[in-house]
Context: one part of a larger RNA
Formats: sequence, structure tokens, C1' cells
RNA sequence: GCCAUGGAGUUUAUUCGUGUGGCGAGGUGAAAGCCAAAGCGAAAGCAAGAGCCCGCAGGAAACAAGGGGCGUCCUCAGAAAUGGGGAUCAGUCACACGAAUCAGACCCGAAGCCGGCGCGAUCUAUACGUGAGCAGGGUGAAGCCAACUUGAUCGUUGGUGGAGGCCCGCAACCAGUGCUAGUAUAUUCUGCUUGGGUGACUCACGCAUAGGGGUGAUAGGCCAGUCGAGCCCGGCAAUAGCGGGUUCCCUCUGAAAUGUAUCUCAGUACAGCGUCUCUCGAGGACGAUGUGGAGGUAGAGCACUGAUUGGGAAGAGCGGGAUGGAAACAUCUCACUUUCCUAUCAAACUCCGAAUUCCGCAUCUCUGUAGACAGAGGCAGUGGGGUGGUACCGGGUAAACCUGUACGCCCUUACGGAAACGACCGUACGCAGGGUUAAGGACCCUAAAUUCUAGCUAAGUGUAACUCUUAAAGGAGUCUCUAUCCUAAGACAACUGGAAGGUAGGCUUAGAAGCAGCCACCCUCUAACCAACGCGUAAUAGCGGACCAGUCGAGGGUGCAGAUUCUGAAAAUUGACGGGGCUAAGCUAGAUUCCGAUACCCUGCCCGGACCAAAAGUCCAUGGAGUAAGGGGGCGAACGGGAUGGACAGAAGCAAGGCGGUGACGUCUUGUGGACCGUUCUGUUAUGAAUAUCAUGGU
Repeated sequence: GCCAUGGAGUUUAUUCGUGUGGCGAGGUGAAAGCCAAAGCGAAAGCAAGAGCCCGCAGGAAACAAGGGGCGUCCUCAGAAAUGGGGAUCAGUCACACGAAUCAGACCCGAAGCCGGCGCGAUCUAUACGUGAGCAGGGUGAAGCCAACUUGAUCGUUGGUGGAGGCCCGCAACCAGUGCUAGUAUAUUCUGCUUGGGUGACUCACGCAUAGGGGUGAUAGGCCAGUCGAGCCCGGCAAUAGCGGGUUCCCUCUGAAAUGUAUCUCAGUACAGCGUCUCUCGAGGACGAUGUGGAGGUAGAGCACUGAUUGGGAAGAGCGGGAUGGAAACAUCUCACUUUCCUAUCAAACUCCGAAUUCCGCAUCUCUGUAGACAGAGGCAGUGGGGUGGUACCGGGUAAACCUGUACGCCCUUACGGAAACGACCGUACGCAGGGUUAAGGACCCUAAAUUCUAGCUAAGUGUAACUCUUAAAGGAGUCUCUAUCCUAAGACAACUGGAAGGUAGGCUUAGAAGCAGCCACCCUCUAACCAACGCGUAAUAGCGGACCAGUCGAGGGUGCAGAUUCUGAAAAUUGACGGGGCUAAGCUAGAUUCCGAUACCCUGCCCGGACCAAAAGUCCAUGGAGUAAGGGGGCGAACGGGAUGGACAGAAGCAAGGCGGUGACGUCUUGUGGACCGUUCUGUUAUGAAUAUCAUGGU
């Protein structure tokens, strides 16, 4: 893991609600008594018999239970007016169900806290007692002896000696540094390596210390695989706002992830939103159009406030800077003030100003006596939301980011499409059969056009609605629109030729000749020809350009805008348009046909709602999705009571097959089996398992 069996809302007491039944101004109990029959008032205390009108269901009508209004009565407050509560009559007991509270309170689960003359020092810590063990080698303290030295010591040298928490050490013994080696793994063992190895050494046996206590060369270490307070048993089913689990079916409705408060933020209370029942009895509405109002957003603007580009004019002459001057001071400039023109901005600016929106009214529309709207009560769940959906803010470089607003969607929702894909597109679902469409598609995979018309693309661009699918910047690639200039008096491009004279303009300069630099930039001849646009020289020279003519013979140049395409463009097997593949089977504009869903239409059935005592019948189609949750109706199990059946001519159980029911489930046949078992009405439950790292057993 699998299989079998077990396994979780129970019971007592009290209270509330709903239903059914008994009796009823009483009910109930053996009784005391309890509830009800009278209330108001803090209390002292006082203390309820009046009717009339409207009106729902119903009814032919009169009328009219319940309901509403007025009146009257009791009481309290008040000087009164008036107002609050009550009366003008229904309860109580039992059972069932649903809740709440007290209890273990649906089941399982802590870490922990406390108790006991409770059990432990055979592990380990430390002390004590009695014992045991430490190859070999090295070093060579004190002391002692001798020699030398001395007046004598001291001292020096040579011996002797054998000290030490001394040295080496794979002897024993103890430890456990590294390989983070080996083995499935360990605090164990193994290998190599490593530390101590006469000492604060190691070991054996005995003995002592006990749980808020011991022991501790201190690590909160150790005290029997247990230690920041041992183990065992008990208090104990501790408590858990936390985690997991919680067992049959069908059917109707169907949420919330928000507000306020909270030692509150994983919870709870009240409200909001769900469901069920009841009361009442006529309107209700989220819609559309028109109309009358409200408003200061988007946008826009600069008239105010504030920011802000460039320039002109005027002013004051106070400030910074510069120049001149001996200084006084003068001039220029920046800044300043006013004004004009010009160029820009604003959530906390507005001379302006929408669309949406909101409020009122009217008319439609929808909905409601099959009971809306409103109100009361029973039972909840929710109070962690999400959203690369649309629109709009804020924070942030940004984020599948954070905090929000409105609507939708997911959550709680299937189906078709988007290759696959919670929230994107279409559309929401009872069970079957037939048809038509939506989104999206129609070469093959794959249902349907190798359809038609006109263009574009040559890049495999593309074949991608969005989510999710690159940008800035570049290109005499191509197409289209538009404006303008040149052009048969010959354009544009190309080729041939010319491109002169005064003059080397003047100045400067070593030089300056069109071409270092400064100033000027004229005249003449001409078809045209610059006091020169570039290269070049030391300076000249030289080569082009502007400009002109000839050859040629029809379009050419430029600007603005749009479309398309190319570069920009980098990742490791070939690896993605879903794929094959495609030059359309790509893109743009248009046309017709077809495919395509649980949508729409038609038919039958089931369920639901209304009328109805029930069934039958009729009606409702703008009823049938659904998590949490609420309501309703059923199936099955065990054991009782009443009734009624089956069985050795074969009960239960088991196995296989058939049939019925929406389903829980029921039933029949055959085989096996060999003695008990059902049906119906009703009562009572230790009553339904796939999940709890569930328990026990098996495998």
C1' cells in the first nucleotide's frame, strides 16, 4: 500500500420555537405547587364589562371571523394639554423535530502543570574503601665524591646519582584529530591517519549522593537509547480561537469573503447577504424615452494662483560684475519693477467645459390577489477572496507587486471556441430524439469552399483576437495618396568642349598668386566664366566644382502622409505557425455558400409551482446549473409490539446472470448451502465509511 472488522452531533437538566394530540377559563401533578386567568408604578400604592366606523378572505346581497381606526376603562408621568404601558379574553400538559445553555458535549491530536513517606547511580557524574596495571629507549634536576683553585668559602672541571603532571614510542591500556573514507543506516564497527601513555593516569569490585533534587576541571553536561528539571502511576476524556476526519438517496431555494466594535487582526458579537414559516392586503421597480433641475471631472485654456522660453519698450537708480578715472563719479552689463509680443505647464490653478451620472415629473415597459412591497419569528453559513477582464486613481524602477473605486466573471459553472490553458470569446445544464445557429472556422490531420472579385507581400514576412507573441534607431526595397518645381524655347543623368581679361584685388607676410589670416567683393569681353565651393603647392603650378555650349530625346527632382518589407534580432541534438505543409492554405477590402454548442426551435417523458381533502384533470414555459447553508420527501440496517406469510418437495448466507426503480435500493432464476426466514402498520436506536500519517488483525 491493499483487504476485513471497528470508527465521530450522543445523553441528563433547564429554556425557546414549530408541528400533532388531550383537556380548556382552566391545564397539570400523589402532593407542596407551577403556568395561565390583571395590569401599571422605582415605591407607597391603586386597579380594567361601551360601543361606533372602515375593511381582506368569503358572499347574489345584506353582511363580514381575523385586521385597522376612533371611543371608553385601569395605571404611571404631568398643573393641564398630552403622552407611555395595559384591557375590550386562551391557555396548559404530553410527544416529535429544530436550536441554545450546564456538563468531556461530534471524534482524534499537544507541548505542558500538579501530586506520591512511588521506582531508579548494573549506563553515566563525583567522593570514599580494597586492590590491579603501565615493553623498550632517551634526557640527566637536587644531593654526593674527586681534582683544580683559595687563608677558608665561593667557583670551575670530571665523575657519581636518577628527579620530572619531562621526551620518543603501532608493547599493553586510554582517547577519538582528519579522510566529513567503507557498510542501507547508527552516538556502533572497520581501515589508514592522529593525541595521551608515572599521572589532576587507567581499570576491577564494594560503597555513597535522587528529581526543583543529585553530581558537574562548566558542555545546561550527566543521572539506564529519556534531561533548560528522569521514569512510572494518578488529577485526566487537562486545555487547544489551531490541524485532521465526520459514513445512504432524491428534490426546492441558494450565499459571503463587507461595515462597526474587540488584549482585536487564524477568533467572536451585532448589522449586511441565504433559507423556511407566518402576518398584512395593493401596489412595487434596478428599465426606456421625453422634460425640468444638480454638478466643475475628461478635455481645453492661461483671465486668477504658481511654474516657465526668447525678444522689444519704459522706469528706478538701491544691489553684483566690468571699463575709464587720483577721487568724486561716469558708462556698459547682469539682476529688479511695469508693460507688449512670443513659446510652454499644474491633484491641492480656472475665463471655459462635455459624455456618462444623480434627483423630480410625465408617458411607456416589466412585475404583483397564483399575494408583490412591507413586517415578525425559526435555522444558518460568511466576516483569509481572486481576476495578465473593462474603465479610473494612488504607491513603486518594476513585478503573476501593494492599497483602492465601479461593473462583469471565477470562486459556486458544466458545454462549444482560443493546440493544451479558473476568471478571454460564445453560451449557461432535467432525460431522450430531430432541426437551426453563436463564437470560431471550411488543403490534410479534422466537420465544412483547394469558393468568387480587386489589390498588396518575395521577406517562409506571414499562416498568433486578447491574455502571450520585442523596441529605439536606420534602408535610392516596393506600392498608394497629395503638394510643388524643372521640362520639345529640349529637362534629369551621362559623354565632349569651354571655364577668359584688368589681376598675383588691397593689406599682411620670408612667401600669401581664387583657396594661412584681415578688408573689400568691382569693371570688361562674353554662349558662359566666382576677386572663387573643394583637393593640392614652400609659394607658383596642377586637378575638379559652380557657370555655359554641343551630343542625346521624355519625363525628372523635392516635400508631407499611408501601407508593406529588410536590418537592428544572441544559446547550446532539429524542437516548433498545434503539426504536416503552404507563395497562398499569407495580408487588405468586398460577395455567396457551408460546418459548428447542453444556446434557440419542434416532439415525448420526469420533476417543480397554482387550483384541488386526495387522485384524475386543467393551467404556468420571461420553472429545472450550483460550493457553504436552509427547507421538503424517501431508501436501507438491528431489536421489540400488532396483523399476516414462506421453509428439508430446501430457510439464511454465498456466487453468477436477468428484470424493475431518477436514486438510496428492490426482485426473479440457476448453482452452492443445509435450518431457519420474511412482508405490512408501528415503536426504539450504540443505524449506513474511502479517506482521520485512524484502531486491531491479515497480507